[in-house]
């Protein structure tokens, strides 16, 4: 000095004015509001809404199908598609960094262009032999056989180097190698590693194509979902009256407490089930008659809850290579509803820029990405400036 990994702040102090929320206390007071203190109020991502899930609700959330998802091993974690630590492969001098990491010997489908020829091949130039013809005796030209070693094209062309061998080559043989399969031994929980032998000699790529395997998988969502009021009407039960009946009942006013619940038409359906529930589809199970559907008309969108004690947050200490885990102490730190957590005024400090050896001295500049709406663990994205540690060349 140049990199690599990792964590941290991102403003501080003063004064002034203003808003949410709890408590407490006082004032008025029909709801309710007003005053004081005291406490406390927007992140590392509050963003993306891409995963998981806590919590709710569909009675119960049963069995397969298809749909979806992940995909080295072995841990962590409520769980992931996340973290951790390892493997094998690739880059990098190295710190480190990437990986849509199971199968191409179930099977279909790709591989442009160029070349003969792109998965069971192929002969474009070439060599090597046998005919035929020419022949300037160098050879050419035509056929037919072998042949894939040399050259050419190409991101890849049926292992590579040496040698034997052959008309002339070729793993045809041989040696050593790389790769593949199997057999032992050693290490390691595992993926795997390192050694050793035996062997057909040798069997492209692409699954981020379709596809096989393995394993995992109810839906919808806080605009869930709950209670109150409001609106206006029926049914059942149980009960008071009153009027009617010989009587058993009927009729009208009302109470409770259930259960459905605006009001008018038309349809189907009534236990031989219409309709609906359980993502989609089959089964299967259930609920169901004051039921469903369908068209026109009409009212009303209020308070409250759900709502902040959590898979919580910090310290310390033990386990563990680590993610993370256990124990003990200690903390409570936002809960809004056209939606607060701000505004102004000085100082400091940061940064930029001028002059200065420097010390400092003028000048600009309110200094990043941005804003909680049910919560939790993650992944991604985005960040002016600054500061730390470890590590490698």
């Nucleotide at each position: 000095g140049a990199g690599u990994c990792a964590g941290c702040c991102g403003g501080g102090c003063g004064g002034c004015c203003g808003c949410g929320g709890c408590a407490c206390g006082c004032c008025g007071g029909c709801c309710u509001g007003g005053c004081g203190u005291g406490c406390u109020g927007a992140g590392g991502a509050a963003g993306g809404u891409c995963c998981g899930g806590g919590c709710u609700c569909c009675g119960c959330a049963g069995g397969g199908c298809a749909a979806g998802g992940u995909g080295g091993u072995c841990g962590g974690u409520a769980a992931c598609g996340c973290c951790g630590a390892c493997c094998c492969g690739g880059g990098g001098u190295g710190a480190c960094c990437c990986g849509c990491g199971g199968g191409a010997u179930a099977g279909u489908g790709c591989c442009a262009c160029a070349g003969a020829a792109a998965a069971c091949a192929a002969a474009c130039c070439g060599c090597c032999u046998c005919c035929g013809g020419a022949u300037u005796c160098g050879u050419c030209c035509g056929g037919g056989g072998g042949u894939a070693a040399g050259g050419g094209u190409g991101a890849a062309a049926c292992g590579g180097u040496g040698g034997u061998g052959u008309a002339a080559g070729a793993g045809a043989c041989c040696a050593c190698c790389a790769g593949c399969g199997c057999u032992c031994a050693g290490g390691g929980u595992g993926a795997c590693c390192u050694g050793a032998g035996c062997g057909g000699c040798u069997u492209g790529g692409u699954a981020a194509a379709c596809c096989c395997c393995a394993c995992c998988c109810g839906g919808a969502g806080c605009a869930a979902g709950g209670u109150c009021a409001a609106g206006a009407g029926g049914g059942c039960a149980c009960u008071g009256g009153g009027c009617u009946g010989c009587g058993a009942g009927g009729c009208c006013c009302g109470g409770u407490g259930c259960c459905u619940g605006c009001g008018c038409g038309a349809g189907c359906g009534a236990u031989u089930g219409a309709g609906g529930g359980c993502g989609g589809c089959c089964c299967g199970c259930c609920c169901g008659a004051u039921g469903c559907u369908c068209g026109c008309g009409g009212g009303u969108a209020g308070a409250c809850c759900g709502c902040a004690u959590g898979a919580g947050g910090c310290u310390g200490u033990c386990g563990g290579c680590a993610a993370c885990g256990g124990c003990a102490g200690u903390c409570c730190u936002a809960g809004a509803u056209g939606g607060a957590u701000g505004g102004c005024c000085g100082u400091c400090g940061g940064c930029c820029c001028g002059c200065g050896c420097a010390a400092g001295c003028g000048g600009g500049u309110g200094c990043a990405c941005a804003g909680a709406a049910c919560c939790c663990g993650g992944c991604c994205u985005a960040c002016a400036g600054g500061c730390u540690g470890a590590c490698u060349c």
The RNA shown here (Bacterial RNase P class A) has 393 nucleotides and comes from a soil metagenome. Its Rfam family is "Bacterial RNase P class A". Rfam describes the family as follows. Ribonuclease P (RNase P) is a ubiquitous endoribonuclease, found in archaea, bacteria and eukarya as well as chloroplasts and mitochondria. The coordinates come from a structure-prediction model, not an experiment, and the mean pLDDT is 75.